[in-house]
A computed fold for a 477-nucleotide part of an RNA from Synechococcales cyanobacterium bin2.concoct.b11b12b14.033, annotated as small-subunit ribosomal RNA, 3' major domain. Model confidence (mean pLDDT): 83 of 100.
Context: one part of a larger RNA
RNA sequence: UGACGGGGACCCGCACAAGAGGUGGAACAUGUGGUUUAAUUCGAUGCAACGCGAAAAACCUCACCUAGGCUUGACAUGUCAAGAAUUUGAUUGAAAGGUUGAAGUGCCCGCAAGGGAGCUUGAACACAGAUGCUGCAUGGUUGUCGUCAGCUCGUGUCGUGAGAUGUUGGGUUAAGUCCCGCAACGAGCGCAACCCUUGUUGUUAGUUGCCAUCAUUUAGUUGGGCACUCUAAUGAGACUGCCGGUGACAAACCGGAGGAAGGUGGGGAUGACGUCAAAUCAGCAUGGCUCUUACGCCUAGGGCUACACACGUGUUACAAUGGGUAGUACAAUGGGUUGCUACACUGCGAAGUGAUGCUAAUCUCAUAAAGCUACUCUCAGUUCGGAUUGUAGUCUGCAACUCGACUACAUGAAGUUGGAAUCUCUAGUAAUCGCAGAUCAGAACGCUGCGGUGAAUGCGUUCCCGGGUCUUGUACA
Numbered sequence: 001u002g003a004c005g006g007g008g009a010c011c012c013g014c015a016c017a018a019g020a021g022g023u024g025g026a027a028c029a030u031g032u033g034g035u036u037u038a039a040u041u042c043g044a045u046g047c048a049a050c051g052c053g054a055a056a057a058a059c060c061u062c063a064c065c066u067a068g069g070c071u072u073g074a075c076a077u078g079u080c081a082a083g084a085a086u087u088u089g090a091u092u093g094a095a096a097g098g099u100u101g102a103a104g105u106g107c108c109c110g111c112a113a114g115g116g117a118g119c120u121u122g123a124a125c126a127c128a129g130a131u132g133c134u135g136c137a138u139g140g141u142u143g144u145c146g147u148c149a150g151c152u153c154g155u156g157u158c159g160u161g162a163g164a165u166g167u168u169g170g171g172u173u174a175a176g177u178c179c180c181g182c183a184a185c186g187a188g189c190g191c192a193a194c195c196c197u198u199g200u201u202g203u204u205a206g207u208u209g210c211c212a213u214c215a216u217u218u219a220g221u222u223g224g225g226c227a228c229u230c231u232a233a234u235g236a237g238a239c240u241g242c243c244g245g246u247g248a249c250a251a252a253c254c255g256g257a258g259g260a261a262g263g264u265g266g267g268g269a270u271g272a273c274g275u276c277a278a279a280u281c282a283g284c285a286u287g288g289c290u291c292u293u294a295c296g297c298c299u300a301g302g303g304c305u306a307c308a309c310a311c312g313u314g315u316u317a318c319a320a321u322g323g324g325u326a327g328u329a330c331a332a333u334g335g336g337u338u339g340c341u342a343c344a345c346u347g348c349g350a351a352g353u354g355a356u357g358c359u360a361a362u363c364u365c366a367u368a369a370a371g372c373u374a375c376u377c378u379c380a381g382u383u384c385g386g387a388u389u390g391u392a393g394u395c396u397g398c399a400a401c402u403c404g405a406c407u408a409c410a411u412g413a414a415g416u417u418g419g420a421a422u423c424u425c426u427a428g429u430a431a432u433c434g435c436a437g438a439u440c441a442g443a444a445c446g447c448u449g450c451g452g453u454g455a456a457u458g459c460g461u462u463c464c465c466g467g468g469u470c471u472u473g474u475a476c477a
Base pairs, nucleotide, nucleotide: 001477002476003474004473005472007471008470009469010468011467012466013465015461016460019425020424021423022422023421026316027315028314029313030312031311032310033309034307035306042053043052064302065301066300067299068298069297070296073127077126078125079123080122081121082120083119086103087102088101089100090099091098092097107116108115109114129291130290132289133288134287138285139284140280141279142278143276145274150189151188152187153186154185155184156165157164158163169180170179171178195268196267197266198265200236201235202234203233204232205231206230209226210225211224214223215222239262242256243255244254245253246252318418322377323376324375325374326373327372328371334365335364336363339358340357343354344353345352346351384415389410390409391408392407393406394405395404431453432452433451434450435449436448437447
């Protein structure tokens, strides 16, 4: 100087407390461990692995296994030789591939012979190739402490020196934020602001958007209009600016006015010096090592989907604040030409057939759902719950057996609110309700977004956990 303490002081955080909803019990989905297996490819492992890499494992992906094949190789450059390239038949095979025929003569230079470019085949070697090893050789990227308020430097001063000072102290703040003091004076990386979005409003603009007034219509449909809504460009607006009080005449704090908004208005992006030899050689790059008729390459089938069990994360429930039937209201974000599909017809339905518009504020996905109204069920393993299984189908796709999603009918399991324990959340939040998108031929209960409805509690900091500042002890570095 640090680190540590079941030392001290002060402060903060959904850390506790006060509340709300869960997990832990059930079934299923998904990931992991374990076991099994020819293989169940590999990685991630306290917080910070476990709906993680994977924003899509039927084939492919694919790295694994079995079997069949290749050896200058699927791919690159170089040398030599031959042949135009290319198209196509037969046979064998699961395919890859093997064997064997047929057609065919192009482009540039050149009279021609021949040469060249490109492509194919063959030969020999240099080499290719490796999702093989090492993340403890690395780059790059990322997680975490933590959006915590810290981490340092120059000069000066003090100390023999390691170092100290500044950065400590008194207040204050979300903040090393600001003020005051002070052997310090300044500065840098962080904080804040500048950026995006949301909340109010002016101006400009008015189609594909909108409709107050005037006509018109089944319908903003048409004429008309750009007031309003909205869209999208540019401005305004919030600064403790004003008032009162407290305070050290400071910084600031408390209350108030005005205001759409008040003290960082809400949300996002933004992550200092560093820590964990943290993660990744399987995104990529890369040193070294290793393989080279194989640890490389091609192909078919299988596997990653197994299942006495254990754990994590979720979905659906156990019902009446509910289930069912009928009617009816209100969104936002997004996507669409290999696409989204109106409308009509067929089918109980998944869907099919025909057909129309749209490269989209124009057409379409697209009826939002919870909600509201009416009727019914009456506390039951039920008209709750939907697992499982059977049959018949639809769709995608060479192909749904291993191993897809969906539909109809039938079947109708566990489950009556969950032990010890444990998680998240402070406001348009939790909870609850649907909608969209990426990936994608098909395949979400996951993920990423969007809006609808919309709470309870917060006395406080004694305690648990984590962190910050100062101080103290130490046989630790």